A computed fold for a 498-nucleotide part of an RNA from Sulfurimonas xiamenensis, annotated as large-subunit ribosomal RNA, domain I. Lineage of the source: Bacteria > Pseudomonadati > Campylobacterota > Campylobacterales > Sulfurimonas. It matches the Rfam family "Bacterial large subunit ribosomal RNA". The full RNA is in RNAcentral, with records from ENA. The coordinates come from a structure-prediction model, not an experiment, and the mean pLDDT is 85.
Context: one part of a larger RNA
RNA sequence: GGCCAUAGGUGGAUGCCUUGGCUAGUAGAGGCGAUGAAAGACGUACUAGGCUGCGAAAAGCCUCGGGGAGCUGCCAAGAAGCUUUGAUCCGGGGAUUUCUGAAUGGGGCGACCCAGCAUGGCGCGAGUCAUGUUACCCUACGGGGGGCGAACUCAGGGAAGUGAAACAUCUCAGUACCUGAAGGAAAAGAAAUCAAACGAGAUUCCCAUAGUAGCGGCGAGCGAAAAGGGAUUAGGGCACUUAGUGAUAAUAUAUUUGUUAGCUGAACACUUUGGAAAGAGUGAACAUAGAGGGUGAUAUUCCCGUAAGCGAAAACAUUUGUAUGGUACUAGACUAAGGAAUGAGUAGGUCGGGACACGUGUUAUCUUGACUGAAUAUGGGGGGACCACCCUCCAACCCUAAAUACUACUACUAGACCGAUAGCGAACAAGUACCGUGAGGGAAAGGUGAAAAGGACUGCGGUGAGCAGAGUGAAAUAGAACCUGAAACCUAUGGCUU
Numbered sequence: 001g002g003c004c005a006u007a008g009g010u011g012g013a014u015g016c017c018u019u020g021g022c023u024a025g026u027a028g029a030g031g032c033g034a035u036g037a038a039a040g041a042c043g044u045a046c047u048a049g050g051c052u053g054c055g056a057a058a059a060g061c062c063u064c065g066g067g068g069a070g071c072u073g074c075c076a077a078g079a080a081g082c083u084u085u086g087a088u089c090c091g092g093g094g095a096u097u098u099c100u101g102a103a104u105g106g107g108g109c110g111a112c113c114c115a116g117c118a119u120g121g122c123g124c125g126a127g128u129c130a131u132g133u134u135a136c137c138c139u140a141c142g143g144g145g146g147g148c149g150a151a152c153u154c155a156g157g158g159a160a161g162u163g164a165a166a167c168a169u170c171u172c173a174g175u176a177c178c179u180g181a182a183g184g185a186a187a188a189g190a191a192a193u194c195a196a197a198c199g200a201g202a203u204u205c206c207c208a209u210a211g212u213a214g215c216g217g218c219g220a221g222c223g224a225a226a227a228g229g230g231a232u233u234a235g236g237g238c239a240c241u242u243a244g245u246g247a248u249a250a251u252a253u254a255u256u257u258g259u260u261a262g263c264u265g266a267a268c269a270c271u272u273u274g275g276a277a278a279g280a281g282u283g284a285a286c287a288u289a290g291a292g293g294g295u296g297a298u299a300u301u302c303c304c305g306u307a308a309g310c311g312a313a314a315a316c317a318u319u320u321g322u323a324u325g326g327u328a329c330u331a332g333a334c335u336a337a338g339g340a341a342u343g344a345g346u347a348g349g350u351c352g353g354g355a356c357a358c359g360u361g362u363u364a365u366c367u368u369g370a371c372u373g374a375a376u377a378u379g380g381g382g383g384g385a386c387c388a389c390c391c392u393c394c395a396a397c398c399c400u401a402a403a404u405a406c407u408a409c410u411a412c413u414a415g416a417c418c419g420a421u422a423g424c425g426a427a428c429a430a431g432u433a434c435c436g437u438g439a440g441g442g443a444a445a446g447g448u449g450a451a452a453a454g455g456a457c458u459g460c461g462g463u464g465a466g467c468a469g470a471g472u473g474a475a476a477u478a479g480a481a482c483c484u485g486a487a488a489c490c491u492a493u494g495g496c497u498u
Base pairs, nucleotide, nucleotide: 001497002496003495004494005493006492007491008490009489015483016447017446020418021417022415023414024413025412026411027410028409029407030406031148032147039100040099041098042055043054044053046078049075050074051073061094062093063092064091065090066089070082071081072080105114106113107112115134116133117132118131119130120129121128122127136145137144138143152183153181154180155179156178157177163170167217193200194199204231205230206229207228214222215221235399236398237397238343240338241337242336243335244334245333250324251323252322253321254320257317258316259315260314262310263309264308268283269282270281271280272279284301285300286290292304293303294302348372349371350370351369352368353367354366355365358384379394380393381392382391383390434441435440454482457469458468459467460466
């Protein structure tokens, strides 16, 4: 020096665990905001910091309900207090709610500066303080708007990387992205539609038709529709006159159901092993409850719950009724009668674009920037160039639930989903620390034990770190650098060998 064994160190893999995630589903909710939002700054406790809550009335105030013994949020003890004269806590309603922020009196480098007016206080006065008010736009003068918000929706704009094995038409794609507007959905919608010689009968969504018919430097690729089967179903109004009838909305009240706190809720003992029983053994009980979780190991009968049943002073939503209500000699609706009307710079055309699966092509249809420009039901549009016949529908006005899309948010449920290098970036002070002028980027970091019983006391040591005793504990090689504790790497001892 090498190899082997043993005992350790280092290290934090592995196993086990789960406070956190992920993905779905069901139900709710689908908005908040000048009555000042979302998001923040600064404060606020007996308190130095962070989180949470709250706002100078500041971990809170009032009130109405619930509840019934402990409580003063967490890290996190201590101190000082509160509470059966009902606290803490939970729910409804209300009060307060600094400053910034649409931010709105003016300004501004956000959380700051400086004013006007009215009223009041103080001051001899200059002045100062308090409360209120003062932005802009629209308005029928009543009022409304503004800003924020995850996705979904519609509309106005609108790429490129890429593919075509290059690239220009084409593709990616009307995608990403920007902008505007709205709603709980949006959009669409009651045939100038399809069909095919038979007929159907608004729209939307799903299945299927079908990777078909087609389109296409006929390349790459793009890619329907009718029929059929389902989901859900709903039709109305305006553009006339006369006559009659006579509401709705809103408010109040009663009522139905639900939401926002809750309440009741069955049935087990002993022996034994053990630190501990829920394990094992013996014998029982309940079950409309043997879902789940906790408890010193694995509990239907110990605890919380679960099945089942019950519950609201207040607020909100919702069902149904009643009353009030009179802008009304009527905006609208219904009924009856009569007579009529049938959406024009439109349809169509030419040129140039765009949309249709369809790239101008033989290209119908829809749309429209420019220029033109009909007919009037004896009329007009369509049926994929065009013409005839035939069939079918009636444009140029408006509204319309459901089936459909989405989930920031609330509650619950589930998983041949993850289990701390996984699962969200984040199980921990996480969008934190840290980096960047900035836009922006962005971590690491979980586990003592059943219970702190977290090691009194003694000794060594620097009044250390640490260690040795002692003690706790089932266990301390569970000692806080704490479950398990792999490997690399290091050390000690022994053996073999060179």